[in-house]
Formats: sequence, structure tokens, C1' cells
RNA sequence: AUAGUCACAGGUGAUGAGGCUCGCCGUAACCGCGAAGAAAAUCGCUGAUGGCCUCUGCGCAGUC
Repeated sequence: AUAGUCACAGGUGAUGAGGCUCGCCGUAACCGCGAAGAAAAUCGCUGAUGGCCUCUGCGCAGUC
């Protein structure tokens, strides 16, 4: 210096927070979907969750 393994804590799962739980990563994991298109550009769609519960914010509908 390079490569591998183990441990520790850690990072991460399309926008925030708390609890529980699951998966992934080791400089990677991760960085939403659809249509047409060679690609880029263009147009359209869902959701604050990886999943569950709650809070906050946003959107739609109804009532007072």
C1' cells in the first nucleotide's frame, strides 16, 4: 500500500418529528412512477410511512 474477515458503533429505505418493527449498505446502500421517444427534452400521476400507530404541515370533500 492492497485485499479479505470479524467486532463496535454508524449510515440508509422519493420532503418533517416521536415510538415500535423489517430490509439494505460498508464509501456503498439511497436519489418515485407512467406515456411516447434512439437519447435528451416534453406531458401526466401517487404519497410527508420501508411498514404500523401518533403528531405537525399540505391537499380534497362534507357539516357548523
Predicted 3D model of a 64-nucleotide RNA (Fluoride riboswitch aptamer (crcB RNA motif)) from a Streptosporangiaceae bacterium. Of the family's consensus pairs, 100% are formed in the model. The prediction has a mean pLDDT of 76.